[in-house]
RNA sequence: GCCUGCGUAGCUCAGAGGUAGAGCACUUCCUUGGUAAGGAAGAGGUCAUGGGUUCAAUUCCCAUCGCCGGCU
Repeated sequence: GCCUGCGUAGCUCAGAGGUAGAGCACUUCCUUGGUAAGGAAGAGGUCAUGGGUUCAAUUCCCAUCGCCGGCU
């Protein structure tokens, strides 16, 4: 330099055009003499960045940045 894949909650990941979810973690409450376990509720996202297509983009297209891998 070229090619492929990935970038979404604190962490691991889903979502493949119609206002973003799960598990674990976190906060509050219930239960206990107290903890753990269990139960209920809640908070937390400029969906890497910038453009394009579309009535509408996390999703499709292009570029850029970062990471893993391959080729030279």
A computed fold for a 72-nucleotide RNA from a Prevotellaceae bacterium, annotated as transfer RNA.
Its Rfam family is "tRNA". The family's RNA type in Rfam is transfer RNA.
The prediction has a mean pLDDT of 81.